[in-house]
Description:
The prediction has a mean pLDDT of 76. Predicted 3D model of a 169-nucleotide RNA (Lysine riboswitch aptamer) from a chicken gut metagenome.

C1' cells in the first nucleotide's frame, strides 16, 4: 500500500410482542352561559360549510417518547451540525408564508460508556441530545521501574481517515 478477518463492553442500532405513562387529556354526545357572521378554519382572492369560546355532566382514545423480552444487523457501529435537492401534509382550487417530520447528496465533529453543570427537545421528576469539566475504559507512541525481556507495574500525551492477526504488491 491493497484485499480480508478482528477487538474495545453498562458497546451501537432496528423490526415485533408485552407493559406503565401519554389520560380522565383529545375528538365525539347533552344542558347552560358569553361572542357576532366578510368572525371562524395561518395570509390574499375564489368557493364550502355554519358557527367561536366558555362551564357542568357523559363517554373516552391513539401517536411519538420509555421500560422490558425474543430475534437480526452490527465496531464509523451509531450520534450529531451545516449546506444542496425532493415529493407529501396543515377544509377544496391558486399564490405565498410558517411548521415539525420523512428520503437522497457533499463535507465536518464525535474511540467508548459514566458522572455532573449549563442549554435545547418533550405532557413528564421519565428519556433523548449538544457544549463543557471529571474520573473510568480501550489502543497506539514516548519516558521510568520490575522481570523467566513472552509479561507486569506506573506517569504524559493523540485520536477509529487508528489499533491488532494473516495473505499479497
Nucleotide at each position: 500500500u491493497g484485499a480480508u478477518a478482528g477487538a474495545g463492553g453498562u458497546g451501537c442500532g432496528g423490526c415485533g410482542g408485552c407493559g406503565a405513562u401519554c389520560a380522565g387529556u383529545a375528538g365525539c354526545c347533552u344542558c347552560c352561559c358569553c361572542c357576532g357572521g366578510u368572525a371562524c378554519c395561518c395570509a390574499g382572492g375564489c368557493c364550502g360549510g355554519c358557527g367561536g369560546g366558555g362551564g357542568a355532566g357523559g363517554g373516552g382514545a391513539a401517536a411519538g417518547g420509555c421500560g422490558u423480552c425474543u430475534c437480526c444487523g452490527c465496531c464509523g457501529a451509531g450520534g450529531u451540525c451545516u449546506c444542496c435537492g425532493g415529493g407529501a401534509c396543515g377544509g377544496g382550487c391558486c399564490u405565498g408564508a410558517c411548521g415539525g417530520g420523512c428520503c437522497g447528496g457533499a463535507g465536518g465533529c464525535u474511540g467508548g460508556g459514566c458522572u455532573g453543570u449549563g442549554g435545547g427537545a418533550g405532557a413528564a421528576g421519565a428519556u433523548c441530545c449538544c457544549c463543557c469539566a471529571g474520573a473510568c475504559u480501550g489502543u497506539c507512541g514516548c519516558c521510568c521501574c520490575u522481570u523467566c525481556u513472552u509479561g507486569g507495574g506506573g506517569g504524559c500525551g493523540g485520536a477509529g481517515c487508528g489499533c491488532u492477526g494473516u495473505c499479497g504488491u
Notes: It matches the Rfam family "Lysine riboswitch aptamer". The literature on the family includes a 2003 paper in Genes Dev by Sudarsan et al., "An mRNA structure in bacteria that controls gene expression by binding lysine".